[in-house]
Context: one part of a larger RNA
RNA sequence: CUGGGUGUAAAGGGUUCGUAGGCGGUGUAGCAAGUUGGGAGUGAAAUCUCUGGGCUUAACCCAGAGGCUGCUUCCAAAACUGCUGUGCUUGAGUGUGGGAGAGGCGCGUGGAAUUGCAGGUGUAGCGGUGAAAUGCGUAGAUAUCUGCAGGAACACCCGUGGCGAAAGCGGCGCGCUGGACCACUACUGACGCUGAGGAACGAAAGCUAGGGGAGCAAACAGGAUUAGAUACCCUGGUAGUCCUAGCCCUAAACGAUCAGGACUUGGGGUGCCACCCGUUCGGGUGUCGUCCCGGAGCUAACGCGUUAAGUCCUGCACCUGGGGAGUACGGUCGCAAGACUGAAACUC
Repeated sequence: CUGGGUGUAAAGGGUUCGUAGGCGGUGUAGCAAGUUGGGAGUGAAAUCUCUGGGCUUAACCCAGAGGCUGCUUCCAAAACUGCUGUGCUUGAGUGUGGGAGAGGCGCGUGGAAUUGCAGGUGUAGCGGUGAAAUGCGUAGAUAUCUGCAGGAACACCCGUGGCGAAAGCGGCGCGCUGGACCACUACUGACGCUGAGGAACGAAAGCUAGGGGAGCAAACAGGAUUAGAUACCCUGGUAGUCCUAGCCCUAAACGAUCAGGACUUGGGGUGCCACCCGUUCGGGUGUCGUCCCGGAGCUAACGCGUUAAGUCCUGCACCUGGGGAGUACGGUCGCAAGACUGAAACUC
C1' cells in the first nucleotide's frame, strides 16, 4: 500500500464550531473534462506468448505471427459523474403563534444543620470503639434554653424525571441570555453532510496572586491494633475544598459504542407539546426525547435489536502480537507539575 477491523479481544479523537479537502436532493436545456465506441499515428531491439526450425535433447539460438494492457490525435454517443444556464420543494434554513426544562451568566435573598462566641439553667462526667486509649471537662464540659457571628451546602419535593455539545447543571426571587420541541405551512430555494490543520469549551486534583475559612480533610502529630502497622479504627489537624482574576488540559472524559442520512416485525413504561373521544377519573392518535423486554438479522460468545452492535451510503479518527513504553530522543506548549507528539535496540 492492498485488505480486515475498532461495545467487552489491539483500535472512536473528551466535546463542539469550522478552514482546506471529500461527498451531495429533484426537473429541464446545453457543453463534452471524466466515461463509452470507432479510426489514424506511435508504442526501437532484446525480453514475453504461440507456431515452425537449428545445435543428439534441454538450456540456448534463428524465423514468422501475436502482444507490448500506454500515450497523442480525429470522429461519434450523451445514460452516469462533472461544468454552465434555468426551474422545483421533500433536505436545510427563515417567519408567526405556543407551552416545557437543575441550560448558561450576574445580582439579591431564605430556612434547617454543623461550629464558634456571650449569657441563663445545671453537675460529673462527655466523647469514642470490637474493646479501649489519646482528647475534652470542677478554671464548670456534655445536655438544655436565648442571642449573636461566620462559612459552606441546599433535606423533603427528586422520578432508569428534565436540560445541556461534552465536561456538567438541583433552596427561592429578579435581570440578561443560548438551544431544543410542537402547531401553522406563509417565505428562501440545495443555501447541505463530514471535517486534515485550526479555534473554543473541558470533572477532580494541581499552580500563581489576592481574599475567605464553618464543616470536611491529603500531609503531619498522638492513641489503638499488630510480630511489625510509615495502614485499615479513634482523637486532633495544615494545604486544599469556597470566591475573584489567570494558568493547567488530564480521566473508567464510558453507552468503554465517531458524526450525518436512508431503510427494516412487535409489546410495555415514562417526559414535553398538539389534536380527538370522553370530559370526575381516564382513553386514543401524531411528533420529539427517554427506559425496559424481545422478532428477524447480526455476533466468537456475552449480548445488540427502529436510540442497532441489523441492511446500506458519505466523511473523519484510530488499530495491526506481548514486554521494552506512553519510556528515550527531538519538537511544540506550560510558572511548575507535566501535557501533546512518540520510537529503537533487546527479549518472549

Annotation:
Small-subunit ribosomal RNA, central domain from an Acidobacteriota bacterium, 348 nucleotides, folded computationally. Its mean pLDDT, the model's own confidence on a scale to 100, is 90. The source organism's lineage runs through Bacteria, Pseudomonadati and Acidobacteriota. It matches the Rfam family "Bacterial small subunit ribosomal RNA".